Transfer RNA from a Bacteroidota bacterium, 72 nucleotides, folded computationally. Model confidence (mean pLDDT): 82 of 100. The sequence was found in a public genome assembly. Rfam family: tRNA. Rfam links the family to the GO term triplet codon-amino acid adaptor activity. The family's RNA type in Rfam is transfer RNA.
RNA sequence: GCCGGUGUAGCUCAGAGGUAGAGCGUUUCCUUGGUAAGGAAGAGGUCACGGGUUCAAGUCCCGUCAUUGGCU
Numbered sequence: 001g002c003c004g005g006u007g008u009a010g011c012u013c014a015g016a017g018g019u020a021g022a023g024c025g026u027u028u029c030c031u032u033g034g035u036a037a038g039g040a041a042g043a044g045g046u047c048a049c050g051g052g053u054u055c056a057a058g059u060c061c062c063g064u065c066a067u068u069g070g071c072u
Stems, first nucleotide, its partner, number of pairs: 001071007010024004018055001026042005048064005
């Protein structure tokens, strides 16, 4: 330099155009003499960034950035 993958919660990841989710973690509460384990409830997201298409975009298209793989 060329080609491709990935980017969504603190972490690991789902979500194939119509209300953004799970597991782990975290906070509060219950249970215990006290921990651990267990149970209940909650918080936490400008869906990397900028445009486009659409009635409607996390999802489709283009560009940028980051990261990763291949080729030379």